[in-house]
This is a predicted structure of a 142-nucleotide RNA (c-di-AMP riboswitch aptamer (ydaO/yuaA leader)) from Halonatronomonas betaini. Its mean pLDDT, the model's own confidence on a scale to 100, is 75. The RNAcentral record of the sequence draws on Rfam. The model forms 92% of the base pairs in the Rfam consensus. Its Rfam family is "c-di-AMP riboswitch aptamer (ydaO/yuaA leader)". From the family's description: This family represents a conserved RNA structure found upstream of the ydaO and yuaA genes in Bacillus subtilis and related genes in other bacteria.

RNA sequence: AAAAUUUAACUGCUUAAUCUUCUCAUGGAGAGUGGGGGACCCGAUUUUAGGUGAAUCAGUAGAUGAUUUUACUGUAGGGCUAGAAAUUCCCUUCGGCCCGAACCAUUAAAGCUAACCUCAUCAGCAGCGUAUACGAAGGGAA
Numbered sequence: 001a002a003a004a005u006u007u008a009a010c011u012g013c014u015u016a017a018u019c020u021u022c023u024c025a026u027g028g029a030g031a032g033u034g035g036g037g038g039a040c041c042c043g044a045u046u047u048u049a050g051g052u053g054a055a056u057c058a059g060u061a062g063a064u065g066a067u068u069u070u071a072c073u074g075u076a077g078g079g080c081u082a083g084a085a086a087u088u089c090c091c092u093u094c095g096g097c098c099c100g101a102a103c104c105a106u107u108a109a110a111g112c113u114a115a116c117c118u119c120a121u122c123a124g125c126a127g128c129g130u131a132u133a134c135g136a137a138g139g140g141a142a
Stems, first nucleotide, its partner, number of pairs: 010127005018031005032121006042111001050104003057074007077099005083128001087142008
């Protein structure tokens, strides 16, 4: 000097998963946000019945006695692209980069659903420095 690893802070991203507060601590309380159950009315009649989530559906090829499974290519759908006329939030268009999983339940119940009842508030990532500033063009709200 460079590289790697670890820790802390800060900024940013996915997600409902954040904030305030009590306790020496374990562990609590509240606000906000999200999920489930649950009338009339309405809807639905199929039971091969469910739920959270964007994560559905298909084609081709191989393996298997078969069920099925693996890989690839797409796809319904979803996310990011911080950016100098302060900031935050929402919407649209073009370009670019990605995801298209995983899990829970087993009461034989379950549609919508006011009141009401109840549960969750995890986890996983990125680097933002240089001022020759970082993809660009618009609309709206506070």